RNA sequence: AAGCCUGACCCGCCGAAUCCCCCACCCCCGGGGGAGCCGGGGACCCACACUUCUCCAUGAAGUCCCCGGGGUGAAUCCGAGUGCCACCGGCGCACCCGGUAGGGCUGCCUCCGGCCCGAACCCGUCAGCUAACCCGGUAGGCGGCCGAGGAGAAGAGGA
Numbered sequence: 001a002a003g004c005c006u007g008a009c010c011c012g013c014c015g016a017a018u019c020c021c022c023c024a025c026c027c028c029c030g031g032g033g034g035a036g037c038c039g040g041g042g043a044c045c046c047a048c049a050c051u052u053c054u055c056c057a058u059g060a061a062g063u064c065c066c067c068g069g070g071g072u073g074a075a076u077c078c079g080a081g082u083g084c085c086a087c088c089g090g091c092g093c094a095c096c097c098g099g100u101a102g103g104g105c106u107g108c109c110u111c112c113g114g115c116c117c118g119a120a121c122c123c124g125u126c127a128g129c130u131a132a133c134c135c136g137g138u139a140g141g142c143g144g145c146c147g148a149g150g151a152g153a154a155g156a157g158g159a
Stems, first nucleotide, its partner, number of pairs: 010144005018035006036138006046128001049063005054057001068126001069123004077099003081095004085090001102117005109152004
């Protein structure tokens, strides 16, 4: 000197997850309130398997299925292979590939091109929509630090 690693300020990305105030506190740690943003529950009406019957209703009976159902989220669905279970062969489980509904980035926006994600968790037999009303969340994880693909549109400021 180069390279690598780490830290701070700052900038940016996913996401609802930001901002302000009060109390406590030597420090660390903590408690509460509000605004904004986000989610859930919750009427009339509407919607909600099939068939038959008549008393046409807050009906009755039967059939099929039974492997419950639901929420946050873009994260659904399909196919192949291997192994296991089962037993005459699939509504199964695990691993591992390919694709896909859908979603994100590309430092203003749009298009093109390029690069990615396509998870996880929760409720606990229970919830369609839903005014009033009720309840809750406001986390976490990353990248960069002179670095930013092309085209177009828009347009602040300066001269």